Large-subunit ribosomal RNA, domain III from a metagenome, 388 nucleotides, folded computationally. Its Rfam family is "Bacterial large subunit ribosomal RNA". The full RNA is in RNAcentral, with records from SILVA. Its mean pLDDT, the model's own confidence on a scale to 100, is 82.
[in-house]
Context: one part of a larger RNA
RNA sequence: GAGUAACGAUAAUGCGGGUGAAAAACCCGCACGCCGAAAACCCAAGGUUUCCUGCGCAACGCUAAUCGGCGCAGGGUUAGUCGGUACCUAAGGCAAGGCCGAAAGGCGUAGUCGAUGGAAAACAGGUUAAUAUUCCUGUACCGCACAUUACUGCGAUGGGGUGACGGAGAAGGCUAGACGAGCACAGCGAUGGUUGUCUGUGUUUAAGCGUGUAGGCUGAGAUCUUUGGCAAAUCCGGGAUCUCUUAAGGCUGAGACGUGAUGACGAGCACCACUAUGGAGCGAAGUCGUCGAUGCCAUGCUUCCAGGAAAAACCUCUAAGCUUCAGGUCAUGUGUGGCCGUACUCUAAACCAACACAGGUGGGUGGGGUGAGAAUCCCAAGGCGCUU
Numbered sequence: 001g002a003g004u005a006a007c008g009a010u011a012a013u014g015c016g017g018g019u020g021a022a023a024a025a026c027c028c029g030c031a032c033g034c035c036g037a038a039a040a041c042c043c044a045a046g047g048u049u050u051c052c053u054g055c056g057c058a059a060c061g062c063u064a065a066u067c068g069g070c071g072c073a074g075g076g077u078u079a080g081u082c083g084g085u086a087c088c089u090a091a092g093g094c095a096a097g098g099c100c101g102a103a104a105g106g107c108g109u110a111g112u113c114g115a116u117g118g119a120a121a122a123c124a125g126g127u128u129a130a131u132a133u134u135c136c137u138g139u140a141c142c143g144c145a146c147a148u149u150a151c152u153g154c155g156a157u158g159g160g161g162u163g164a165c166g167g168a169g170a171a172g173g174c175u176a177g178a179c180g181a182g183c184a185c186a187g188c189g190a191u192g193g194u195u196g197u198c199u200g201u202g203u204u205u206a207a208g209c210g211u212g213u214a215g216g217c218u219g220a221g222a223u224c225u226u227u228g229g230c231a232a233a234u235c236c237g238g239g240a241u242c243u244c245u246u247a248a249g250g251c252u253g254a255g256a257c258g259u260g261a262u263g264a265c266g267a268g269c270a271c272c273a274c275u276a277u278g279g280a281g282c283g284a285a286g287u288c289g290u291c292g293a294u295g296c297c298a299u300g301c302u303u304c305c306a307g308g309a310a311a312a313a314c315c316u317c318u319a320a321g322c323u324u325c326a327g328g329u330c331a332u333g334u335g336u337g338g339c340c341g342u343a344c345u346c347u348a349a350a351c352c353a354a355c356a357c358a359g360g361u362g363g364g365u366g367g368g369g370u371g372a373g374a375a376u377c378c379c380a381a382g383g384c385g386c387u388u
Stems, first nucleotide, its partner, number of pairs: 013031006032385004040365004046345002050343001051075006060068002080141002082341004087118002092113003098107003122139005142337007150329003153322002158317004166304004172297003177291005182203006188196001204264002208259003215252004219244008228236002265286001268282002271279002305308001351360002367379003
């Protein structure tokens, strides 16, 4: 220089009360304003205690601070079903033998790892200061082991089926949700106007089980035969004959309906402590219609050429073998289900950017009015007023 620039989005604050040494900023209340395909909510990655409570204000916070993602102390993350692992494989990695190479090492078969994919099973309500599909209540389901009953050819690392998949387009059936009516409860105005065609609030309920619908796919069954499926096969594939036949049978399949539920929730009412607020209790209505998804049926259907993972699980077939055993199937019952993650944040003051940085950051949900719309503007739920 200078008590100057600046104090990090122009979304916005004002008042009353509380606490306190001290209040523009903390807490409570009432207004006002801002976002609302977000500036809301839930996850993945990353962070790693930042979560909750008590105490504190040196430093950190671009000011103050009684406040804090700050300091100190204590507390907090509960799973057969959510995710991982105990299963499978992809790209890719490693790689017994093997091949190559002065050495180091490189390549690569069997194999073994490796999810961003495949594969068993849980929902609703309640509860904590802080966790919940994990605790509690109610109602379920799956795998494995054992026992009992009935029946019985069982058996794999092998064979077959299945799993099993592209792009685009169109129509249909539904549901979530929304809106309206009805119903229930409550209200009646300091007015221009209020017992009315008024106003406000509520009208919520899952998985599972039963039924097997809109729709989609397919001809079905039996007998005989056998160059194939590295051996075998009653399985798959090929061939022949017969029966039923052109709509039945079979497979699949949202939703609805019933049950779950004489339960839960529920506007509100009222009691006890006592006004920070907490605890126990009772409990009305709980129906119908319209619109309607980008969600489900659907990995469906139609169509096109560029022709669109694998393996396990699952079903079936036999081989070796075992065949009064063992094993298998059905039903019922009993038992069992380990380990790891789970707090909090996540378009952000907690991640990546030296900062509490106007930047960057994958997925899901995504209501009302206007509208073709996830645009725009205004609102709901919810969250904020961006730390002078």